Notes:
Predicted 3D model of a 175-nucleotide RNA (Lysine riboswitch aptamer). Its Rfam family is "Lysine riboswitch aptamer". Rfam's curators write: Riboswitches are metabolite binding domains within certain messenger RNAs that serve as precision sensors for their corresponding targets. The coordinates come from a structure-prediction model, not an experiment, and the mean pLDDT is 78.
RNA sequence: UCGCUUGAUAGAGGCGCGGUGAUCAUCAGUACCGUUCAGCAAGGCCAGGCAGCUGCAGGAUGGGAAAGGGCUUACCGCCGAAGCGCAAACAAGUGCCUGUUUGUUUGCAGCUGGGCCGUCAGGAAAUACCUGCCGGACUGUCACUUAAGAAAUUUUGUGAAGCGCUAUCAAUGGC
Repeated sequence: UCGCUUGAUAGAGGCGCGGUGAUCAUCAGUACCGUUCAGCAAGGCCAGGCAGCUGCAGGAUGGGAAAGGGCUUACCGCCGAAGCGCAAACAAGUGCCUGUUUGUUUGCAGCUGGGCCGUCAGGAAAUACCUGCCGGACUGUCACUUAAGAAAUUUUGUGAAGCGCUAUCAAUGGC
C1' cells in the first nucleotide's frame, strides 16, 4: 500500500419493533341481578360419545359490568428489533376419552429487509385488530447497469436478501 476472509465494536433504514402504564372507544344496554307476566318438558354446561350437574328459554320493567382484543399517547428497552410457523408440556371452556379454541412456557432455527394497500382464508363479539397465501406500489441497503458530471454525487433499469449493509479497529495473506 492492496485485496480476501474471520472477529470485535459502533451505527443506519422509518407510517420501524417490543414491553409497561394511562386515556378513550368497543365489547354492551350484552352477561348478570331485582320485580313481574304468560309459556314449555324440553333445554343448558366449546364439538362428538358416555357420565354428571342444573328446570329452561322468552316478554315487560328497574339497575347494569368485566376480561380478552384495539386506537392513541408517555416512559423504558431496542434495529432479528421482533413477528410468525412447527412440536411438546401446562392452564381455562363440568368429569373421562377423542378433538378443538384461547392463553402461558419451553424447544426447533423453518419463514419474513421494513412498513403500507387490496382479494381470499383462519383467529376474534367485531366492518376493529392480528396472522397466513397471493398481488400491488413505496422505501432503506448492496451488486450489476444507463445517463449527466473533472470529481463528489445524482439518475435509469434489473436483481438479491438482514447469514445483508456502512464505519472503525484487530488478526491472517499478497506486493